[in-house]
Description:
This is a predicted structure of a 72-nucleotide RNA (transfer RNA) from a Candidatus Micrarchaeota archaeon. It was read from a public genome assembly. The organism belongs to Microcaldota, within Archaea. Its mean pLDDT, the model's own confidence on a scale to 100, is 83. It matches the Rfam family "tRNA". It is annotated as a transfer RNA.

RNA sequence: GCCCGAGUAGCUCAGUGGUAGAGCGCCUGGCUGUUAACCAGGAAGUCGCAGGUUCGAUCCCUGCUUCGGGCG
Numbered sequence: 001g002c003c004c005g006a007g008u009a010g011c012u013c014a015g016u017g018g019u020a021g022a023g024c025g026c027c028u029g030g031c032u033g034u035u036a037a038c039c040a041g042g043a044a045g046u047c048g049c050a051g052g053u054u055c056g057a058u059c060c061c062u063g064c065u066u067c068g069g070g071c072g
Stems, first nucleotide, its partner, number of pairs: 001071007010024004018055001026042005048064005
């Protein structure tokens, strides 16, 4: 330099055009003599950045960027 993959909640990941979700973690309450477990509820996201297409983009297109892999 070229090619491929990944970037979404604190972490691990889903979500393939129509209001962004799950598990774990965190907070509050219940239960218990206490903790844990269990039950109920809650908070937490400019979806890596910038453009484009579209009535509408996490999703499609272009460029950039970070990480991983391959080729030279």